[in-house]
Small-subunit ribosomal RNA, central domain from an uncultured bacterium, 352 nucleotides, folded computationally. The full RNA is in RNAcentral, with records from ENA.

Context: one part of a larger RNA
Parts: sequence; C1' cells; structure tokens
RNA sequence: UUGGGCGUAAAGCGCGUGUAGGCGGUGGUUGCAUGUCGGGUGUGAAAGCCCUCGGCUCAACCGAGGAAGUGCGCCCGAAACUGCAUCGCUUGAUUGCCGGACAAGGUGGCGGAAUUCCCCAAGUAGAGGUGAAAUUCGUAGAUAUGGGGAGGAACACCGGUGGCGAAGGCGGCCACCUGGACGGUAACUGACGCUGAGACGCGAAAGCGUGGGGAGCAAACAGGAUUAGAUACCCUGGUAGUCCACGCCGUAAACGAUGAGAACUAGGUGUCGUGGGAGUAUCGACCCCCCCCUGUGCCGAAGCUAACGCGAUAGCAUCCCGCCUGGGACUACGGCCGCAAGGCUAAAACUC
Repeated sequence: UUGGGCGUAAAGCGCGUGUAGGCGGUGGUUGCAUGUCGGGUGUGAAAGCCCUCGGCUCAACCGAGGAAGUGCGCCCGAAACUGCAUCGCUUGAUUGCCGGACAAGGUGGCGGAAUUCCCCAAGUAGAGGUGAAAUUCGUAGAUAUGGGGAGGAACACCGGUGGCGAAGGCGGCCACCUGGACGGUAACUGACGCUGAGACGCGAAAGCGUGGGGAGCAAACAGGAUUAGAUACCCUGGUAGUCCACGCCGUAAACGAUGAGAACUAGGUGUCGUGGGAGUAUCGACCCCCCCCUGUGCCGAAGCUAACGCGAUAGCAUCCCGCCUGGGACUACGGCCGCAAGGCUAAAACUC
C1' cells in the first nucleotide's frame, strides 16, 4: 500500500467544546466549466510484448512493416451529475412564545437519627470480643439506664432494571445563582448542518503541596489468636488518609469491554416526563382506558454472528474521526509534562 477488521478473539481516544480538513437538504435562472464525458490533434524514443511477411535446412535468434501503448499537453464541443457564482424555498439546524419534570452544577443557611468523647444522676461486678479464646476496658466504679453538653462525618424510610448529567458522577430540607433535555405552538432566521487531525477544557479513587479539621472508619504499624509457619484471613488498638479551602496529578474492568450524526427495516410488553382523546365517578384533584412524542428496561419477525447473543441493533446502506496486525512491550532510548509518584508519545535486537 491492497485487502480484512475493532461487544467477548488484537483493536472505539475516559468525556466534551471546537480549528484546519473531509462530507453535506431542495428549486430556478442562467452563467462559468474544476472534476466528468465526447471528438480532433501532438506526444507517448529505440528495443521488447502482439499481428503479418521474410533470412539462417527448422527453431531459438535475426530483419522489415503494422498494431498497441489504458497516460499527458493543446484545440473544439456537451452540461445530467460534482464544483463555483447568483436568486429563492422550508422539511435539516437555530431562535421566539407557552408548559411542566429532574440526586444536573455552584454558594450560603438549617434539621433530625446514630457513633464517639466530656459532665451529672442512679447503680454493681463485670464488660468487650470469638468458631473457641486472648490481647483490651472496669472497684481510681466500667458495661447497661436517664439527663445535659461538645464535635465531625454521612443523610435511614421514600428509593424504584426510577430520575438528571457529555463523561467522571449526582440522594436530608430551604433560599439564591447557573446549565441541559423534553412536550406543545408554528411566529423568526433561511442550510446557518454533520464529523473533527492538532488545540483547549472537564475528568472516580488513590497520591502530592500549603493551611485547617479529625467523630466514625482505617493502609502502615503494635499486640492477641489461628497455623508446621501466618510478614494473612479473625480479634483488640492505631497513624497517614478519608472531610474543608486553594493548587497539582490525569490514571481506571474511566465498561454497554459497543466512537459521533442522519436515513431505512414486523411486532408485543413495562416504566419515566409532558401532550391529545374518550369514559365512569366525584365538590374537585386523583384514578382507569386509548393514541402520539421523548427517555429508560424486557421479549422477540426478518437479518446478522464462530458461537454466545444483538434485534431499532451487533440488521441494510451512508458520512467523518479513532484504533488493530504474535511475543519482546501499555517496555528501552529520546522528547514533552509533573514537586514527586509517575504520565503521554514510542521502537529494536532476539524469538515463534
């Protein structure tokens, strides 16, 4: 490079915003003629290949003539498609208006349950813990009980293959600030779109820096057990850390192990959020039934798949990006980034 692939065999960047680039709805006037198509012409050396004829007794070989040389330049022409220019259109994409839903983000405040600690009361010999124990706590009064106080962290029930967010992720209540999606309406713009190499931003946990905070839990560590041993599993303690502010780190089984957008291709069933219709009933809301749209599950036609399974998709086609090709090797070296830990990029020898 060609071809084949990327749910589980190697392979979808953790996620987004978006630059260049690639790709792109519909009608007309024409216009242009970049690609495209037709004709002509020049060139496409010789030799070779192919065809015909000829020379060595034949052939190989050689000689002569012809054809071909899918290409390129120039000229003329065509205008359906592509592209360019121009004028429009509304279905793609925005905006407006109306409406409700939501653990979406940020800041501040508030609340109750529980654990721990301190004080007081009352009370006495045990309490803890385990498979059984011991370390441990307790006559300096523990555990259990009642009252008061301090402090930190997390928010039981509701809670749900429920909801929201691009992903990471988000769960007590209230207020303020901010984002997105959805339903309805068709008023506005008139292709303004899709994707996206680089770039920039976000990014669980752990970890790092400075300062705070520290109830519970708990790497490390200590002790008690267990065991042949036990640097473990179990138990008693316990420091970083877990929490907050600011700044780093930039990774993950960052998973749906499935990149993004649009079109097409049987159905059935549950649920979330609006909207529409109909009905019984009620003071009314609620509720029940049917339909459309959006999101989220389950089962399955066709089809796909190595199978498992997928099934509005892993089907049928399209457009753009990323990635794969035995091990060595998510490595070495170099470069860039980082305080460090390390991260990103990324080979070869050798071997099969």